[in-house]
Molecule: transfer RNA
Organism: bacterium
RNA sequence: GCGGCCAUAGUUUAGCGGUAAAACACGAGUUUGUGGCACUUGGGUCCUGGGUUCGACUCCCAGUGGCCGCC
Numbered sequence: 001g002c003g004g005c006c007a008u009a010g011u012u013u014a015g016c017g018g019u020a021a022a023a024c025a026c027g028a029g030u031u032u033g034u035g036g037c038a039c040u041u042g043g044g045u046c047c048u049g050g051g052u053u054c055g056a057c058u059c060c061c062a063g064u065g066g067c068c069g070c071c
Stems, first nucleotide, its partner, number of pairs: 001070007010024004018054001026042005047063005
């Protein structure tokens, strides 16, 4: 230099163009003499910028970061 893959909540990951989701974690409550366990409930997220579309996490382009291959 060229090419491929990946980027979604604090963490690990789902998500076939039509309301963003689960588990763990975190906050509040119930329970308990206290804590833990258990149960109920809540907050929080699409790497960045454009484009296509009535509508984009999803499709296209560029960039950023990570991993891999070729030279």